[in-house]
RNA sequence: AGUACUGUAGCACAACGGCUAGUGCACCCGACUGUCUCUCGGAAGGUUGCGGGUUCAAAUCCCGUCAGUACUG
Numbered sequence: 001a002g003u004a005c006u007g008u009a010g011c012a013c014a015a016c017g018g019c020u021a022g023u024g025c026a027c028c029c030g031a032c033u034g035u036c037u038c039u040c041g042g043a044a045g046g047u048u049g050c051g052g053g054u055u056c057a058a059a060u061c062c063c064g065u066c067a068g069u070a071c072u073g
Base pairs, nucleotide, nucleotide: 001072002071003070004069005068006067007066010025011024012023013022018056028042029041030040031039049065050064051063052062053061
């Protein structure tokens, strides 16, 4: 330098172009308990890497760009 893949909550990941983008863990609050753990309930947390385009509608499709990984040189 080229090709391919990946990028979504603090972490690990889901989500057919269409209803308010969800799940688990962690964090916070509460219940339970003599206390902690476990268990149960609840709440909070998102510019879907970034910038454009297509579309009535984009996390999803297209272009560019950035970062990571693998391969080739």